[in-house]
C1' cells in the first nucleotide's frame, strides 16, 4: 500500500433572538368543607426536551382486565452441553459439523432399532435387495451362440447402490481372512456435561423427522382504544331464538350451574388517572474466562393527545446518512453516515 476479519464510539458545533411541550419556584385569579387545600393563568424566573435504530411488531417479561372445582382429548413453541437472566426463540462459554490460506464466520445440531409415509429422472435393482453388461463352472453346438448354476470384484445409471481401500484367498468372487480408515457396541480413562482419547469385538441393511410422528421441557386469553374514576347524554323500541334448555365454564367433550341471549336502529363520545423513580444511568471496589452478579457513592434524564422538540441570523467544518417517542423494559431483525482501535493474508521498502 492492497484485500479482508472483529470490536468500540459519535450522530454537525458554538452564540444570540423568537416560538412550542412538560416540570420546579414565585406571583395573580376563582372556589369551598378554609387547608402545608383544589382548580385556572395568552404572568415572571429557572432548568429540561427523540433514537441507535424511536422502525418491523418477530420473540420474552412487567403491568391491567377477564377467565380459572376437577378430569380427558386436542393445539402451539422450543430442541448439542453447561451457564446468565424477571424471562426468552436472546446472550456468554464449550462440543460437534461446515466454510475460509488465515484473522474468523455460519449451523431448525433430539430420535430413522415405536410405527406410517416418501425417495423425481435415469437404472436390472431405491430397501423382505437386485443382476443389464460382465466374470467363473458345466452341458449342447463345428462355430456363432444357447441352456443350467455360481458371483457381485469390474463397467454402466443415479443425489444416493447394502461400509471404503489394498493384499491374501478363490473356479470366479465375497469381512471369507488380514492391515489401515470410517461406523456401531462394550469396557477403561479425561471432563459437571455435550464430547474426546484408548482397547476389544468383522458386529457393519441407505437417506428424508424442513412429511406425519415419538420423546423431553414450557405455554390460559386479550391488550394502555388494557383498565379505573368524574362529568355529560339517554329510551325506550322493533325483529328473532329460548325449560324439546338461554347463557357461562374463550377450542371440543364429560360434568356443573339454570333464564336469559342475539340482531337492527337510536343516544353519548369531554376530562382526570394509568404516564415517566425504572429489571434506570454513571463512577469506583469485589467476584466471574465471559454473559453477568453483589456492594458503595452519586444523578433525575421527553411525556404529547391532533399530538411539542422548531425557526431566523452570524461564524466554523469533515457540509451532515437512515430516520420522529405514544404504557414500559430485555432482545432479535431490518435501514443507514462518519471516525477510531485490534487482528489476518499478500506485495514493496529499510
Nucleotide at each position: 500500500c492492497g484485500a479482508g476479519c472483529g470490536g468500540c464510539u459519535c450522530c454537525g458545533g458554538u452564540a444570540a433572538c423568537c416560538g412550542c411541550u412538560g416540570c420546579g419556584g414565585c406571583g395573580c385569579c376563582g372556589g369551598c368543607g378554609a387547608g402545608u387545600c383544589c382548580g385556572g393563568c395568552g404572568g415572571c424566573c429557572g432548568g429540561a426536551g427523540a433514537g441507535g435504530a424511536a422502525a418491523g411488531u418477530c420473540c420474552g417479561g412487567g403491568c391491567u382486565c377477564c377467565a380459572c372445582a376437577g378430569g380427558g382429548c386436542a393445539g402451539g413453541a422450543u430442541g448439542c452441553c453447561g451457564g446468565g437472566u424477571a424471562a426468552c426463540g436472546c446472550c456468554c462459554g464449550g462440543u460437534c459439523g461446515g466454510c475460509g490460506c488465515a484473522a474468523g464466520c455460519c449451523g431448525a445440531a433430539g430420535g430413522a432399532a415405536a410405527g406410517c409415509g416418501c425417495c423425481a429422472c435415469a437404472g436390472a435393482a431405491a430397501a423382505c435387495a437386485g443382476a443389464c453388461g460382465g466374470c467363473c463352472u458345466u452341458c449342447c453346438g463345428a462355430a456363432a451362440g444357447g441352456g443350467a448354476g455360481g458371483c457381485a470384484a469390474c463397467g454402466g445409471u443415479g443425489a444416493a447402490a447394502a461400509g471404503g481401500c489394498a493384499g491374501g484367498g478363490u473356479a470366479a468372487g465375497a469381512g471369507c481372512c488380514u492391515a489401515c480408515c470410517g461406523g456401531a457396541u462394550a469396557c477403561g480413562g479425561u471432563g459437571u456435561a455435550a464430547a474426546c482419547c484408548g482397547u476389544a469385538u468383522g458386529c457393519c441393511u441407505g437417506g428424508c423427522a424442513a412429511g406425519c410422528c415419538c420423546c423431553a421441557u414450557c405455554c390460559g386469553g386479550a391488550g394502555c382504544a388494557a383498565g379505573a374514576c368524574c362529568g355529560a347524554a339517554u329510551a325506550g323500541a322493533a325483529g328473532g331464538g329460548g325449560a324439546a334448555g338461554a347463557a357461562g365454564c374463550g377450542g371440543c367433550c364429560c360434568g356443573c350451574u339454570g333464564a336469559c341471549c342475539c340482531u337492527u336502529g337510536g343516544g353519548u363520545c369531554g376530562g382526570u388517572c394509568g404516564c415517566a423513580g425504572g429489571a434506570g444511568g454513571a463512577a469506583c471496589g469485589c467476584c466471574g474466562c465471559g454473559a453477568g452478579g453483589c456492594g458503595u457513592u452519586u444523578c433525575c434524564c421527553a411525556g404529547a393527545u391532533a399530538a411539542a422538540u422548531g425557526g431566523u441570523u452570524a461564524c466554523c467544518c469533515a457540509c451532515g446518512a437512515c430516520a420522529g417517542a405514544a404504557c414500559c423494559c430485555g432482545g432479535c431483525u431490518u435501514a443507514c453516515g462518519a471516525g477510531c482501535c485490534g487482528c489476518u493474508c499478500g506485495c514493496c521498502u529499510g